[in-house]
């Protein structure tokens, strides 16, 4: 120095619930709170998972003379969100037993 992680220091982080707040929604901040984390710093580059609109299909007691529409649902497709505490990849970094 690198691999690697200890019931070591020495210190950080903060799920679930709540309360407030932004947002259409996923989700986020701040506060309480700790269930975890050795990168649980930090970058959406891939891969998935989720949401929003489109499109597309399916209902249809509403509207409509037909077409078609409005509502409801479904979506492999596309676009743009979220998530780094889902996994991969990048990147920086603290301490030092075995």
């Nucleotide at each position: 120095c690198u691999c690697c992680g200890a019931u070591a220091a020495u210190g950080g982080c903060a799920a679930a619930a709540c309360u407030g707040g932004a947002g259409u929604a996923a989700u986020c901040c701040a506060g309480u709170g700790a269930c975890g984390c050795a990168a649980a710093g930090c970058c959406a580059c891939g891969g998935g998972u989720u949401c929003a609109u489109g499109a597309c299909c399916u209902u249809c007691a509403c509207u409509u003379a037909c077409a078609a529409g409005a509502g409801a649902g479904g979506c492999a497709c596309a676009u743009g969100g979220a998530u780094a505490g889902c996994c991969g990849g990048g990147u920086u970094a603290c301490c030092g037993a075995a």
The RNA shown here (c-di-GMP-I riboswitch aptamer) has 98 nucleotides and comes from a Desulfuromonadales bacterium.
The prediction has a mean pLDDT of 84.
The source organism's lineage runs through Bacteria, Pseudomonadati, Thermodesulfobacteriota, Desulfuromonadia and Desulfuromonadales.
Of the family's consensus pairs, 95% are formed in the model.
The sequence was found by an Rfam model in a public genome assembly.